Transfer RNA from a Gemmataceae bacterium, 72 nucleotides, folded computationally.
RNAcentral records the identical sequence in 3 taxa.
The prediction has a mean pLDDT of 83.
The RNAcentral record of the sequence draws on ENA and MGnify.
Its Rfam family is "tRNA". About the family: Transfer RNA (tRNA) molecules are approximately 80 nucleotides in length. By type it is a transfer RNA.
[in-house]
Formats: sequence, C1' cells, structure tokens
RNA sequence: GCUACCGUAGCACAACGGUAGUGCAACGGUUUUGUAAACCGUAGGUUGUGGGUUCGAUUCCCACCGGUAGCU
Repeated sequence: GCUACCGUAGCACAACGGUAGUGCAACGGUUUUGUAAACCGUAGGUUGUGGGUUCGAUUCCCACCGGUAGCU
C1' cells in the first nucleotide's frame, strides 16, 4: 500500500428499514443472626465521526477515524 471483518450501556454480545434489547456488573428491595446465593425491581445508550438515500437508518450507500486478520 491492497483486501476482508469489526466498532451498539461499565464488560461480553443481540437487534436482516418501523419506539434499541439480553447476560454479567452497579443500585434499591425481599429472604438470612449475618454474608453469599436466589427472587423482584431501578438506573445506565448523541448505536465510532461526518455526509447521502428514505416518510422513517443500528440496519442501505460514500468518506474518514480506530481495531483485528490476510496479502504484498
């Protein structure tokens, strides 16, 4: 330098154009002599950045940034 894939909550990941969810972690509660576990609940997101298409974009297109792998 070229090609492919990835970027979504603190972490690991879903969501194939129609209100962004799950598990763990965090917080509160129930239970316990107490802790853990279990159960119930709560909060936490400018979906990497900027444009485009569309009535509507996490999703489709382009550029850029970052990461991983391969090739040279």